[in-house]
Parts: sequence; structure tokens; C1' cells
RNA sequence: CUCUGGAGAGGGCAAUAGCCCGCCGAAGGAGCAACCUGCCAUUGGCAGGGUAUCUCUCAGGCACCAGGACAGAG
Repeated sequence: CUCUGGAGAGGGCAAUAGCCCGCCGAAGGAGCAACCUGCCAUUGGCAGGGUAUCUCUCAGGCACCAGGACAGAG
């Protein structure tokens, strides 16, 4: 890269594509558990590095389509 599987969450008003409130986490993004290193007055503390399906919801999404982390095959 190709094929297959692939979740969650919505309505209303207006009437010609806009507004309002609510909601979702699995593109991306951000932050930190874990973990590693160092220091110290060491059964702990501090600092740095640092990843996630955790957290946030900026982005994205909330009929279908599309997208889609992840998994399998080639």
C1' cells in the first nucleotide's frame, strides 16, 4: 500500500443550509499513569525523559455514505 472486519454518541427550531443546547472517543492533537535515568537528608521525596485503548475534547464525530484506532491476510 491492497483486501476484510471495525465501536460510540441527536435532536429541535427555522426554511434553503443557518442557529441552539446536549452528547461521543477509535483520525490527528494535548496532558499525564506505568516504565527508565539521576540526585537526596532514602522502606520515601525531588528532577528529567517518556508511551497508552488512560485523561482532555482543540480538531473530528453523533441517520446513511464517508472516515475510523485496532486486528487478520497478502
Model confidence (mean pLDDT): 83 of 100. A computed fold for a 74-nucleotide RNA from a Bacillota bacterium, annotated as Glycine riboswitch aptamer.